Small-subunit ribosomal RNA, central domain from a metagenome, 347 nucleotides, folded computationally.
[in-house]
Context: one part of a larger RNA
RNA sequence: CUGGCGUAAAGGGCGCGUAGGCGGCCUGGCAAGUCGGAUGUGAAAGCCCGGGGCUCAACCUCGGAACGGCAUUCGAAACUGCUGGGCUAGAGAACGGAAGAGGAGAGUGGAAUACCCAGUGUAGAGGUGAAAUUCGUAGAUAUUGGGUGGAACACCGGUGGCGAAAGCGGCUCUCUGGUCCGGAUCUGACGCUGAGGCGCGAAAGCGUGGGGAGCAAACAGGAUUAGAUACCCUGGUAGUCCACGCCCUAAACGAUGUGCGCUAGAUGUCGGGGGACUUGUCCUUCGGUGUCGGAGCUAACGUGUUAAGCGCACCGCCUGGGGAGUACGGCCGCAAGGUUAAAACUC
Numbered sequence: 001c002u003g004g005c006g007u008a009a010a011g012g013g014c015g016c017g018u019a020g021g022c023g024g025c026c027u028g029g030c031a032a033g034u035c036g037g038a039u040g041u042g043a044a045a046g047c048c049c050g051g052g053g054c055u056c057a058a059c060c061u062c063g064g065a066a067c068g069g070c071a072u073u074c075g076a077a078a079c080u081g082c083u084g085g086g087c088u089a090g091a092g093a094a095c096g097g098a099a100g101a102g103g104a105g106a107g108u109g110g111a112a113u114a115c116c117c118a119g120u121g122u123a124g125a126g127g128u129g130a131a132a133u134u135c136g137u138a139g140a141u142a143u144u145g146g147g148u149g150g151a152a153c154a155c156c157g158g159u160g161g162c163g164a165a166a167g168c169g170g171c172u173c174u175c176u177g178g179u180c181c182g183g184a185u186c187u188g189a190c191g192c193u194g195a196g197g198c199g200c201g202a203a204a205g206c207g208u209g210g211g212g213a214g215c216a217a218a219c220a221g222g223a224u225u226a227g228a229u230a231c232c233c234u235g236g237u238a239g240u241c242c243a244c245g246c247c248c249u250a251a252a253c254g255a256u257g258u259g260c261g262c263u264a265g266a267u268g269u270c271g272g273g274g275g276a277c278u279u280g281u282c283c284u285u286c287g288g289u290g291u292c293g294g295a296g297c298u299a300a301c302g303u304g305u306u307a308a309g310c311g312c313a314c315c316g317c318c319u320g321g322g323g324a325g326u327a328c329g330g331c332c333g334c335a336a337g338g339u340u341a342a343a344a345c346u347c
Base pairs, nucleotide, nucleotide: 003318004317005316006301007300011315013200014199015198016197020193021192022191024087025086026085027084028083029082030081032080033079034076035075036074037073038072039071040070041069048064049063050062051061052060053059090190091187092186093185095182096181097180098179102176103175104174105173106172107171108170109153114148115147116146117145118144119143120142124135125134161168162167205246206245207244208243209242210241214240215239219235220234221233222232257314258313259312260311261310262309265292266291267290268289269288270287271286272285273284274283275282276281277280296303297302320347321346322345329340330339331338332337
C1' cells in the first nucleotide's frame, strides 16, 4: 500500500426463501478457535550472520541464527464458539384507531366515437402547406329521435396516494394482502442477508376459443420528392379487448442492491398522535413524499437524515475498444427466441 459499480466498465427487473455468512444485554460452565509456558520434532547441504583455510575470489570449512510449521503437555478465560440460566432496547404477536387508483371476482353508470333505423334538409362533405385518393342526388355532410356494440373512464387529479417491482384511476358489493399511528398486554433474539431454488414480472409476440367500436404494424391507394419501399392524407388486416395456457424481455431507471446505526438546518405536502389558546391558527412528535441547502463526499456534474457522508453485515456485478451479448455446447421455449457464454483476428 491492499481497486471499484448515479453519469467513465460494473446493482441482479422485483420478491419469498434453502444452504451458507453475520448477529442484542447480564450471568454460570466447557475450552474448539485464541493467548502464554515447557518438551519433542522441524535430516544434512543451501540461504542469512560471525569466524577460519586455499596469495584474493569463486570454492571449502567451523559456529550461530533461521527453519514462518507440527505434535504432546501444563496453564489463562477477555473475545469468538458450544452449552445452561435470565433480560427486553432488536424482531414478532395481541389490542384500540387511521389513510389508500394495493390485489381478485361480480354487477352497474354517463359522456364520446362508430354503425343501423326513422324524420328534417340539399349539394356538397372530408382532408391538406396546397391537393388528391375517398364519401355524396341510389340523398352524403349537418341536425333531431330511437336502437346496437366495443373500448376507455373527462372534471376531481395534486413533484397527491397505494404496491416488492412490473404496475394500479367512473361507481357499488363480496373476498383479500400490506402499511402507519397510539398506549405497552404477551413471546423472549424468534434477527439481517441470501449462492442455488421457487414465485411475480410492462409492451410486443405465440397457442386454443371468443370479441372487435375506435386506433392501427403489414398492405393498398393519393400526395411530396431527383427518388420517397418514409414523414402528410384516404382506406385497412393482424393486434389492441376477454378467458385459459405460454413467452420472461426493457432506458424493467433514482441508470443509485437489501438491512441496521450514527452525522447541521430551512421549507412545502400526504397519513396519524399529543399540546396551547383567541376555534383556526400555532407548537410538538412518528411515518411517507418533494424542493433548497451545511459539513462531508465527488474527476466534475452533483449528492447532501429518502446520502453518492461516517460505519457494520450479506448478496450481485466490473477489469481496454471491436469481434459479441455473438459462435459452440448445456438448460428453457410450440415458435419467435431467452439464459449461461468464449476464441481466433484486429486497433
Annotation
It matches the Rfam family "Bacterial small subunit ribosomal RNA". Rfam links the family to the GO terms ribosome and structural constituent of ribosome. The full RNA is in RNAcentral, with records from SILVA.